[in-house]
Context: one part of a larger RNA
């Protein structure tokens, strides 16, 4: 020094596990907000600190229900207190609710400085942005200003939905028309859905009868440097149906009456005894109960030990469903309107023989004896009535509440985040952004004692089935780094 067996240390893989993800299905809800929202700063306990509550009434304060023995929230113990005169907790309504935040008396470097006006007056309570509007007053010839005094409006939120502006990469194997694409990004609006909608429509000689959405028609007809692409409609089956108003058989707001349903909750069947083991739910034996054998827990794998499931009950305020009464509200049948030049745009349609719809400009009809449309255009036939409103259902979505599933993940996986996770730490700043679970059934979490420095760490006692389960703590692999022994040299 090699090998080789054996035991170690280190290390954390793997194995079990699951408190946390992940995606879908049902039903709900679809908003909150000048009565100050989302979100935050700051305080708030006996206790220093992070969460969580909650706000100078401050882990809370009043009612009403419910609930029946313990609570003082969690990291996490001590202490102190409250509770059967009913806590704690759980519903439901209320009070309060500091300072930024739309942020609104003025400022501002957010969580702060500094005012004025009434009424209190020991310092305290209110008000006082801005834009739109009703009603009044002034003032002006008006248009209009300006003052009081009401109402509204704003800001935020994941998607979906409507309008406004609107790309480039890219493809055409280059590129310009085209395409990406009316997409992406910006804005501005609104609901729970939006939007659209009751025929100046189709259709073809027969008819159809608002829209909206889905499967065909049909990758057809077309459109197109007829190139790469782009792309319908008639009609056909589906979901779902509903039609009215414009002086009143409708609707909308209010308000009365009567009623479904709705919380926390309550009740809720049935097992013992021998065996093994630390523990019994396993195992034998022998019952029982089931409209309850979903699921979860208890010292291993329980119907019948707990929570629960199936079933049946439960209700005050509140809100709010449906029906019924009452009572106020509604506003004229459509002209600078159809058509039309010129220019753009939307229609599957790129100006094209381009019809149809919209309009920046510049013009301009008739008036049911009329007027639109049938894809230039005109003729004859068919059909409908435009330049006024309102409409629910089928449809789209999920920030979110509840129930349920899962040939989804099981800590390098599954959300970034099972753990003080948008955390720590990075960056002036937008903005990036982790890592980190497990003792045990139960802390019984190791009293004494020895060696140490009144240490670290260790040996004994002791608890435990176990401590090679000792807190660096479940299993404990390999790399590595040792020791012991045998060969060998």
């Nucleotide at each position: 020094a090699g090998c080789a067996u054996u035991u170690g240390g280190u290390g954390a893989a793997u194995g079990c596990c699951u408190u946390g993800g992940c995606g879908a299905u049902u039903a709900c809800a679809g908003g909150c907000g000048a009565u100050g929202a989302a979100g935050g700063a700051c305080g708030u306990a006996a206790c220093a600190g992070g969460c969580u509550g909650c706000g100078a009434u401050a882990a809370g304060c009043c009612g009403c229900g419910g609930g029946g023995a313990g609570g003082u929230g969690c990291c996490a113990a001590u202490a102190u207190c409250c509770u059967u005169u009913g806590a704690u907790c759980c519903g439901c309504g209320g009070a309060u609710u500091u300072c930024c935040g739309a942020a609104u008396g003025g400022g501002g470097a957010a969580a702060c400085c500094c005012a004025c006006c009434a009424c209190u007056u020991u310092u305290g309570u209110g008000g006082u942005a801005c834009u739109c509007u009703a009603u009044a007053g002034c003032u002006g010839u008006a248009a209009g200003g300006u003052u009081a005094u009401g109402g509204a409006g704003a800001g935020c939120a994941a998607a979906c939905c409507c309008g406004g502006a609107g790309a480039a990469c890219u493809g055409a194997a280059a590129u310009a028309u085209c395409u990406a694409a009316g997409u992406a990004c910006c804005c501005g609006g609104a609901g729970g859905a939006a939007a659209g909608g009751a025929c100046a429509u189709c259709a073809a000689u027969a008819g159809a009868g608002a829209c909206u959405c889905c499967g065909c028609u049909a990758g057809u007809a077309g459109c197109g440097a007829c190139g790469a692409g782009c792309g319908a409609a008639c009609g056909c089956g589906g979901a779902u149906c509903a039609g009215g108003c414009c002086a009143u058989u409708a609707g909308g707001a209010u308000u009365a009456u009567g009623u479904a349903a709705u919380a926390a909750c309550u009740g809720g069947a049935a097992c013992a005894a021998g065996u093994u083991g630390g523990a019994a739910a396993g195992c034998u034996u022998g019952g029982c109960a089931a409209u309850a054998a979903u699921g979860g827990g208890u010292g291993a794998u329980a119907g019948c030990c707990c929570c629960g499931u199936a079933c049946a009950g439960g209700u005050a305020a509140a809100a709010g469903u449906c029906a019924u009464g009452a009572u106020u509200c509604u506003a004229u049948c459509g002209a600078g309107u159809a058509g039309g030049g010129c220019g753009g745009a939307a229609c599957a349609c790129g100006u094209g023989a381009a019809a149809u719809u919209c309009u920046g400009u510049c013009u301009g009809a008739a008036c049911a004896u009329g007027g639109g449309a049938g894809g230039a255009c005109c003729u004859c036939c068919u059909u409908c009535c435009a330049a006024g409103c309102c409409u629910a259902a089928g449809u789209a979505c999920u920030c979110g509440u509840a129930a349920u599933c899962g040939a989804c993940c099981g800590a390098u996986a599954g959300u970034g985040a099972a753990c003080u996770a948008g955390u720590a730490c990075c960056g002036u700043g937008a903005g990036g952004g982790a890592a980190a679970g497990g003792c045990g059934a139960a802390a019984a979490g190791a009293a004494c004692c020895c060696c140490g420095a009144c240490a670290a760490g260790g040996g004994g006692a002791g608890u435990g089935a176990a401590a090679u389960a000792g807190a660096c703590c479940c299993u404990g692999a390999a790399a590595c780094c040792g020791a012991a022994u045998g060969c060998u040299u």